This is a predicted structure of a 96-nucleotide RNA (Glycine riboswitch aptamer) from Phycicoccus endophyticus.
RNA sequence: CCAUACCGCGCGGGAGAGUCCCCGGCAUCCGUGCCGGGGCGCCGAAGGGGCAACACUCCCCAGAACCUCUCAGGCACCAGGGACCGCACGGUGCAG
Numbered sequence: 001c002c003a004u005a006c007c008g009c010g011c012g013g014g015a016g017a018g019u020c021c022c023c024g025g026c027a028u029c030c031g032u033g034c035c036g037g038g039g040c041g042c043c044g045a046a047g048g049g050g051c052a053a054c055a056c057u058c059c060c061c062a063g064a065a066c067c068u069c070u071c072a073g074g075c076a077c078c079a080g081g082g083a084c085c086g087c088a089c090g091g092u093g094c095a096g
Base pairs, nucleotide, nucleotide: 001096005092006091007090008089010087011086012085013084018040020039021038022037023036024035025034026033027032041075042074043073047071048069049068050067054063
């Protein structure tokens, strides 16, 4: 100095699932629309839980998924959130 890697930050991309029923309110061109609450149904890629491939000489502990559970969260549009991916910057820094 520093590939890969890790962390932070910025930008870009980023899915899935009812606007089905009932109640209340507001507006109304009286067709209906919007908001809130409840019911049932549904989704999984914030977070959280569980098992496990894996790893290890063996065992135990611990770690561990986009698998699974749906607690949380979410399900018209918009907005927000969003695992993960790409690029850039800053930091750490093994091999070299």

Its mean pLDDT, the model's own confidence on a scale to 100, is 78.